[in-house]
RNA sequence: GAUAGAGGCGCGGGCUUCAUCAGUAGCCGGAAAAAUGUACGGGAAUACGCCGGCAAAAGGGGAUCCCGCCGAAGUGUACAUGUCUCCCGAACGUGUAUGCUGGUAUAACGCGAAAGACGCGUUAUACUGUCGUUCAGACUGAACGGAGUGCUAUU
Repeated sequence: GAUAGAGGCGCGGGCUUCAUCAGUAGCCGGAAAAAUGUACGGGAAUACGCCGGCAAAAGGGGAUCCCGCCGAAGUGUACAUGUCUCCCGAACGUGUAUGCUGGUAUAACGCGAAAGACGCGUUAUACUGUCGUUCAGACUGAACGGAGUGCUAUU
């Protein structure tokens, strides 16, 4: 260098289904034809706003099954590009380059999101795998420390 593997509530994706989204958006009818105001922020435009009836969807989430896997994958920054009536910004998605993170759980703070769901970031705690050092040592155990560009096996 190549090949094959391990960590566990392991990672990601897809079909189906369920709840939520929400009695919301929207549509129809009536009233009004004005104002306060509403739309992610600002501006322009447009629509809405009150009453009654009908009434979603996407994203995100749970579950079964299937698929791909063990930097699995996630995320910061920069650039390009797409979405939302138009412009600027934000947010979300995709791609490239580069950096960080071994994994899981809980909590606090912050962001996304309709959300007490969930995801992400930082910090702390605990558990766990791996390697190194030290001490015991039959199997193995304990303490401390490091990081996946790592570790184990074969070649």
This is a predicted structure of a 155-nucleotide RNA (Lysine riboswitch aptamer) from uncultured Ruminococcus sp. RNAcentral holds the sequence, with entries from MGnify.